[in-house]
RNA sequence: AUUAAAAAUGGGCAAACUCUCCGAAAGGAUAGGGCGCAAAGCUGCGGGUCUACAGCCAAUAUAUGGCCAUGACAGCCGGGUUGCCGCU
Repeated sequence: AUUAAAAAUGGGCAAACUCUCCGAAAGGAUAGGGCGCAAAGCUGCGGGUCUACAGCCAAUAUAUGGCCAUGACAGCCGGGUUGCCGCU
């Protein structure tokens, strides 16, 4: 210097669901609650997924359909970045 092999402290976050609030919706915030997570910390850079107010188009008759993110999802994957433990 390299490879292989065990334990592992203190803890952290918080799914579904529910209350209240925001939003057209997807979804988000707060409180409760725990499905789970070694980054289930942060970040919309790449891929992907979700929604469609408004707008446009169509059609017809008091309403419907289609397209579309500038909206959203980090607990979909990858990237970037920070952190805890450790035969370090």
Predicted 3D model of an 88-nucleotide RNA (c-di-GMP-I riboswitch aptamer) from a Syntrophomonadaceae bacterium. Lineage of the source: Bacteria > Bacillati > Clostridia > Eubacteriales > Syntrophomonadaceae. The RNAcentral record of the sequence draws on Rfam. Model confidence (mean pLDDT): 86 of 100.